[in-house]
Context: one part of a larger RNA
RNA sequence: UUGGGUUUAAAGGGUCCGUAGGCGGCUUGAUAAGUUGGAAGUGAAAGCCCUGGGUUCAACCUAGGAACUGCAUUCAAAACUGUCAGGCUAGAGUAUGGUAGAGGAGAGUGGAAUUCCAGGUGUAGCGGUGAAAUGCGUAGAUAUCUGGAGGAACAUCAGUGGCGAAGGCGACUCCCUGGCCAAAGACUGACGCCCAUGUGCGAAAGUGUGGGGAGCAAACGGGAUUAGAUACCCCGGUAGUCCACGCCGUAAACGAUGUCUACUAGCCGUUGGGUGGAUUGAAUCCGUGAGUAGCGCAGCUAACGCGAUAAGUAGACCGCCUGGGGAGUACGGCCGCAAGGUUAAAACUC
Numbered sequence: 001u002u003g004g005g006u007u008u009a010a011a012g013g014g015u016c017c018g019u020a021g022g023c024g025g026c027u028u029g030a031u032a033a034g035u036u037g038g039a040a041g042u043g044a045a046a047g048c049c050c051u052g053g054g055u056u057c058a059a060c061c062u063a064g065g066a067a068c069u070g071c072a073u074u075c076a077a078a079a080c081u082g083u084c085a086g087g088c089u090a091g092a093g094u095a096u097g098g099u100a101g102a103g104g105a106g107a108g109u110g111g112a113a114u115u116c117c118a119g120g121u122g123u124a125g126c127g128g129u130g131a132a133a134u135g136c137g138u139a140g141a142u143a144u145c146u147g148g149a150g151g152a153a154c155a156u157c158a159g160u161g162g163c164g165a166a167g168g169c170g171a172c173u174c175c176c177u178g179g180c181c182a183a184a185g186a187c188u189g190a191c192g193c194c195c196a197u198g199u200g201c202g203a204a205a206g207u208g209u210g211g212g213g214a215g216c217a218a219a220c221g222g223g224a225u226u227a228g229a230u231a232c233c234c235c236g237g238u239a240g241u242c243c244a245c246g247c248c249g250u251a252a253a254c255g256a257u258g259u260c261u262a263c264u265a266g267c268c269g270u271u272g273g274g275u276g277g278a279u280u281g282a283a284u285c286c287g288u289g290a291g292u293a294g295c296g297c298a299g300c301u302a303a304c305g306c307g308a309u310a311a312g313u314a315g316a317c318c319g320c321c322u323g324g325g326g327a328g329u330a331c332g333g334c335c336g337c338a339a340g341g342u343u344a345a346a347a348c349u350c
Stems, first nucleotide, its partner, number of pairs: 004321003008303001012318001014201002017198001021194003025088007033081002035077005041071002049065006091191001092188003098181001103177002106174004110154001115149007125136002162169002206247006215241002220236004258317006266295002269292003274288005299306002323350003332343004
C1' cells in the first nucleotide's frame, strides 16, 4: 500500500462549532476540464514473450514479429462528473401564533435540620461499640424550652419522568438568555452533510490570589482490634468541600456503540392535555409527528445479544486498531505556577 476491522477480543476522538479538504437534490441550455472512441506521431537498442535460423544439443548468438498498458497533438461524442448561465421546491433555513421543560447567567427570598452562643428548667451521667476505651460532664453536660448567630444542602413532590452537544442540571420569586417540538404552509431557493489543523465548553481532585468555614472530612493525633494493624470500627481534626476571578484539561468523560441521510414485520408502556378527526357522557376511540422504556420477525453476530433509538440493508465524511510485556514509558517538541497533560518510540524479552 491493498485488504480487514472498531459494544464486550486491539480499536469511536469527552463534546460542540468550524477552516482547508472530501461528498452533495430536481430540471433546461451551453461548454468540453475529467471521461469515451478514431487517426497519425513518439514510446532508442538490448532484455522479457512468440515464430524461425546458427553453434553436433544447450547455455549463448542471430532475424522477424508482438509488446512497450505511457505521453503530447488532432478529429469526433456529450450520457455521467466538473464549469458557466437560467428555472424549481421534496433537503436546509426564515417569519407568524402556540406546547413542555432540574437548559444556562445574575439578583433576591424561604422553611426543616446540624453546630455554636446567651438565658430558663433540671441532675449525674452522656456518648460510642461486636464488646470497649479514648472523648464530653458537678466549672452543671446529655435532655428540654426561649432567643440569637452562621454556613451549607434543598426532604416530600420524584417517575427505566424532564432538559442539555457533552460535562451536567432539582426549594421559591424576579430579570436576562439558548435550544427542542407540533400544526398551519407565507417567504428564501441547495444556502447542505462530514470535517485534518484550529477556537470554545469540559465531573471530581488539584492549583494561584482574596474571602468564607455549619456539617463532613484526605493528612495528622488518640482509643480499640490484631501476631502486627502505618487499615477496616470509635473519639477528635487540618487542607479541602462553599464564593469571586484565573489556571489545570483529565475520568469506567460509558450506550465501553462517531456524526448525518435513506430504507426494512409486528406488539406494548410512558412524556409533553404535542397535534388532527369521531362520538361527545366523562374516563373513551381512530390517526399522525417528536422523545424515552420493555419484548420481538427478518437480518446480523464468535457468542452474549442487537433488532426502526440496529450491532439490519446502503451511502457520505472523520477518528482510531494491527501479538503480550517493555509503555501510554524514555528522549525531543508544545502547553502548564506546579502537579502534570499532550504528541510518542526503541533496545531487549516471551
This is a predicted structure of a 350-nucleotide part of an RNA (small-subunit ribosomal RNA, central domain) from an uncultured prokaryote.
Its mean pLDDT, the model's own confidence on a scale to 100, is 87.
The full RNA is in RNAcentral, with records from ENA.